[in-house]
């Protein structure tokens, strides 16, 4: 330098043919306990890496940029 894959909550990951972004763990609150843990109930947490475009509608499609990984030279 070229090619391909990936980037979503603090972490690990989902999200069907484009149609209201979710789960587990972690966090917070409550119940229970003399107390802790466990269990149960609830709450909070997101510019879907960034920008532009297509579309009534984009995590998803197209283009560019950045980062990571792999391969080729």
């Nucleotide at each position: 330098g070229c090619u391909g894959g990936c980037g979503u909550a603090g972490c690990u990951c989902a999200a069907u043919c484009g149609g209201u972004a979710g789960a587990g763990c972690a966090g917070c609150u409550g119940u229970u306990u003399c107390g802790u843990a466990a269990a149960c109930a609830g709450c909070a947490g997101g510019u879907u890496a960034c920008g532009c475009g297509u579309u009534c509608a984009a995590g998803u499609c197209g283009c560019g940029u950045c980062g990571c990984c792999a391969g080729c030279u």